RNA sequence: UCUUUAUCAAGAGCGACCGAGGGACUGGCCCGAAGACGUCGCGGCAACCGGCCACCACAGGCGCGGUGCCAAUUCCAGCGAAACCGUGCUGCGGUUUCGGCAGAUAAGGA
Numbered sequence: 001u002c003u004u005u006a007u008c009a010a011g012a013g014c015g016a017c018c019g020a021g022g023g024a025c026u027g028g029c030c031c032g033a034a035g036a037c038g039u040c041g042c043g044g045c046a047a048c049c050g051g052c053c054a055c056c057a058c059a060g061g062c063g064c065g066g067u068g069c070c071a072a073u074u075c076c077a078g079c080g081a082a083a084c085c086g087u088g089c090u091g092c093g094g095u096u097u098c099g100g101c102a103g104a105u106a107a108g109g110a
Base pairs, nucleotide, nucleotide: 001110002109003108004107005106006105007104008103013042014041015040016039017038021031022030023029025078026077027076028075043070044069045068048066049065050064051062052061053060074102079099080098081097082096083095084094085093086092087091
């Protein structure tokens, strides 16, 4: 870097440094000099993989190790289908559900 599978409506702060953008992309809408984003320290959340405990099994517990995460549903939508509603009605708009696309994280493979 590519790929496979799974999950993504929950949860999680206080400082220091830095100094202008950031929330992947596009359109929105948000965060940000009352200092965002990022880095570091301590703290925390969670339970994907390993480990230990427990267990007939399905399940479960611990949180020791490896990650990850700690604004907003993956912040919302971005393609398709269905249902319902509206309408200026052989079209258009809205809401909801489902399935995709894209993205993030974990584990495996190349």
Overview
A computed fold for a 110-nucleotide RNA from Geobacter sp. UBA6169, annotated as SAM riboswitch aptamer (S box leader). NCBI's taxonomy places the organism under Bacteria, Pseudomonadati, Desulfuromonadia, Geobacteraceae, Geobacter. It matches the Rfam family "SAM riboswitch aptamer (S box leader)". From the family's description: The SAM riboswitch is found upstream of a number of genes which code for proteins involved in methionine or cysteine biosynthesis in Gram-positive bacteria. The sequence was found by an Rfam model in a public genome assembly.